[in-house]
Context: one part of a larger RNA
This record gives sequence, C1' cells and structure tokens, in this order.
RNA sequence: GAUUGAACGCUGGCGGUAUGCUUAACACAUGCAAGUCGAACGGAAACGAUGGUAGCUUGCUACCAGGCGUCAAGUGGCGGACGGGUGAGUAACGCGUAGGAAUUUGCCUAGUAGUGGGGGAUAGCCCAGAGAAAUCUGGAUUAAUACCGCAUAAUCUCUACGGAGUAAAGCAGGGGAUCUUAGGACCUUGCGCUAUUAGAUAAGCCUGCGUGGGAUUAGCUAGUUGGUGAGGUAAAGGCUCACCAAGGCGACGAUCUCUAGCUGGUCUGAGAGGAUGAUCAGCCACACUGGAACUGAGACACGGUCCAGACUCCUACGGGAGGCAGCAGUGGGGAAUAUUGGACAAUGGGCGCAAGCCUGAUCCAGCAAUACCGCGUGUGUGAAGAAGGCCUUAGGGUUGUAAAGCACUUUCAGCAGUGAAGAAAUGCUUAAGGUUAAUAACCUUGAGUCUUGACGUUAACUGCACAAGAAGCACCGGCUAACUCCGUGCCAGCAGCCGCGGUAAUACGGGGGGUGCAAGCGUUAAUC
Repeated sequence: GAUUGAACGCUGGCGGUAUGCUUAACACAUGCAAGUCGAACGGAAACGAUGGUAGCUUGCUACCAGGCGUCAAGUGGCGGACGGGUGAGUAACGCGUAGGAAUUUGCCUAGUAGUGGGGGAUAGCCCAGAGAAAUCUGGAUUAAUACCGCAUAAUCUCUACGGAGUAAAGCAGGGGAUCUUAGGACCUUGCGCUAUUAGAUAAGCCUGCGUGGGAUUAGCUAGUUGGUGAGGUAAAGGCUCACCAAGGCGACGAUCUCUAGCUGGUCUGAGAGGAUGAUCAGCCACACUGGAACUGAGACACGGUCCAGACUCCUACGGGAGGCAGCAGUGGGGAAUAUUGGACAAUGGGCGCAAGCCUGAUCCAGCAAUACCGCGUGUGUGAAGAAGGCCUUAGGGUUGUAAAGCACUUUCAGCAGUGAAGAAAUGCUUAAGGUUAAUAACCUUGAGUCUUGACGUUAACUGCACAAGAAGCACCGGCUAACUCCGUGCCAGCAGCCGCGGUAAUACGGGGGGUGCAAGCGUUAAUC
C1' cells in the first nucleotide's frame, strides 16, 4: 500500500447492488418446510346444489333420498433418494485431472410383439367389547390398475445345443349399423399395462499422476500378499469362505501421531510465489450418539422403520412420545451476525388427462454504513475586510468572501397526480390439418375473446412549496501533509519506531489556526 463474512470508538442525509452465527455438529417452546391423483377402487364423514316430507317465523330449521358438484378416513399408484441445511468426521481413489471394463438405470425418446381366460382374500364402512389415554382386540361383509394361479411367448434367460423356463390391467371421451339381461357388448381415440431392443439421462466400480505438518514416530501387516474352487453382488475383486503357497508395504518416508472437507475460485504480488476455500457453482460426508436392515429403479434414507445409549416431555406408574446441521424464532456461548413477514405473480420441482393442489425451493419485502458504487448537504455576488474568537512587537495580523445582505436554483428527502415492464400461458369460441365408419371426441397449428402481479403508495414522468430537512472523524516533533498561545512541571500523561514530560513542551491537556479523508473517519485483529 492492498484486502476482510470483520468487531470496537465517535459520527451519521438518500438510493442501487451484494452480503449477514467465522464461536457450542450446544439444547430447543411455537408455527410452517411433501404431497398429490375420484380419469385405479369400494364408498359418503362434512359442505354446496337438486327432489321429497314435517314445522312454521314464507324462506329458514329438522329429517329422508339419489352420489350431481365435490370429498373426511381407507385400499391402491407415483413422489417422500429431488429440492433445502451443515462441515463433525475424513490425509482417503475423498477431491482434481487423464484414462479403463466386468455393470445397473423409474420417469423420457424411437422400434418390435402382446394386452386371453380365471380365482381367493383384505382394509375401510357396520356391530360388539376392553382401556385413564395413546391405542388395541373380536365378529360379519366388500372392491380394485392390490394379490395369486392358468394360457400364450420370443431376436429374453439358462443350456449338455436336443431342449427347458418366464408376463400383463384396466380407465376415460365419442358413436353409425348389429346384438342386448338396457348395465353394456361392439367400433374408435387417448392415457395406461407386459416382454424386449436401442438411445438419452443418472449412478456404481477400477487404475496412473497430483493433493498438509512431525523421524523428539523406523519398522508395519495374518484375510495379511498371491493362487485354485465355491458363495455373494447389478457388476471386476479376499468382497466372504475352504484349501494351498509365503508373501505384501517401507528413508522415493510405510506404520503411528497432530491438523484439515476437496476443487473451480478468492486475496495479495510485476511475476514466480505466498495465504485462503464466506457468498455462487461441481464433488464428498453427515442428519441427537452408535449399530442394522426393510421397501424401492434409486437409500442402508434430515422432517421413514427396528435395536441400544444419553437427554427432554406426558402418565391414572401399567406404559408411551421426541430429534431445527430446513425457514423464521428462543435460551446459551461469544468482540460479533437479521423478521416467529408476503406470495406462489414469475422460474423450477412433485402429483394429476386437465383444471388445479402442494412447494420457508424460489421470487419479494423488513433489519444492519457490513462492503462496493452513485448522489446530496446549495449556486452566484458580496470589504464597512462588520461583530466575536485567537495571536500581537499593541501598529496590526488571522479566522475571512467566510458570515450577514442581495439575486437565483430545487437534485435528493416531503406532498399530490399520471403510470410502464416483469404476462406468456391456461380456459372459452372458431378455422385448417391429422386420426376415424364418422361432420362426435381427441391431438397439432393459427385467429378471436375473457382474464391472471406478492413486490406495489413499483420504476419512470409531471406538478407544488421552501435554502428550506442533511458533516463528521483523525492528525499537525521526524518518518508524514499540517504551528502557535495557555495550563502542567520526570507529575498528570503520550507512544507504531526513534522517543517526549524534571518552569519558556510545535510530542502531555485545552483554545485558536492548519492538514488529510469524508457519510464516514480512526483503532484493533488477520493475510499478502
């Protein structure tokens, strides 16, 4: 000199853009953060609409009916493995980079083949009982895209190459003939389902090299190193096991120990380097502590399950419940770090045919000079060089065009008004094309139309009024820009270094003056 996720002291007008627990991976009250689908299913607890009955207060109440809109609880599907947080652990194929072969991959894209015919349960509802409660138990009954056989089957799997084995589910929209038990069958379209091939995406595995300190750590290793066989995995492999051999690593630093998430990057520097790893992005690890598997395409799973432990809470003492390193917020720790805010309008995600629902992701707002950037606190004129202050050789000098006065302007803040962009869609109507037996329906493209904004009293613009509301901080001995008076008297004090102070202190304290930065200025800490 530059820099910071900074803190502290004094001071403080506005706006934009960023950033904001670096400490206790300490403990957490409360609310929210993952649901959705009725176009898979049996259904109907609420609410609305419709119809009926009764009462009357004449448009309300009660009851009943059918599931019309919808939908509690439940079965079922998909999603809760993404998104969000933290950096405890980890010196490791964890990360970075360059390669590799023995693998899997839901949803998505393209292709091929199929979607036949049956069965038995069960939740919910209902009934009954027990219990303080959470909840648990029994009886009867019922559906499915839930579950299980049969058939068919390969370019799939296995194979001794002869062969053997393996699947499925329906739902919704529309409809001219024909049949009909009047429900439908049937045709067609769309969404599904099964098997398989290829792709895309994602993931697992292996290897070379690189990636801290310590030798006051020199030897380490028994599934250890390799082989054969078997098991296991999606997959290679001591991954696991049986047997056999005796290997493997190490001063090019093994082992042990301390520290630490890694990288793109960031800061500094002319560079080489050095330091660092907040925000943003990629990877990894973790989710009260330790262990384990289940489900699933994917987890050994933050807001899932089981076991053990510590802690907290409820209890009728028999037994139960919990996990903010999600967003806010609380206590504690600390020099120190924000609101128990708004909205799904946009972007993205989950579910759904869609409308839509959910989304503390996200977009916004609030707080903080925490940082960077921009603007303002007025402009011109004005010498009687006013008054006052300070200094003085008492003449004067300086503060100083500074003020006052006169003339002007109105950025920003204030008040009032106008007012973009972030909005494209979806829906409805309609035209053409595709599909089809079809002018239904559905899909694609186009046209028209009704709408959809949290921010928001938006940005921006216009008008009004008034110089009106807006300057401090540090320093002045040298380094280092800037000097005098008074007080003090080795005292009180200053100090980054040299050093000042013991009666004329430009170095302490105050006044005047000056210098430097400026909504900041200094100090401390830290890095180069």

The part of an RNA shown here (small-subunit ribosomal RNA, 5' domain) has 528 nucleotides and comes from an uncultured prokaryote. Model confidence (mean pLDDT): 84 of 100.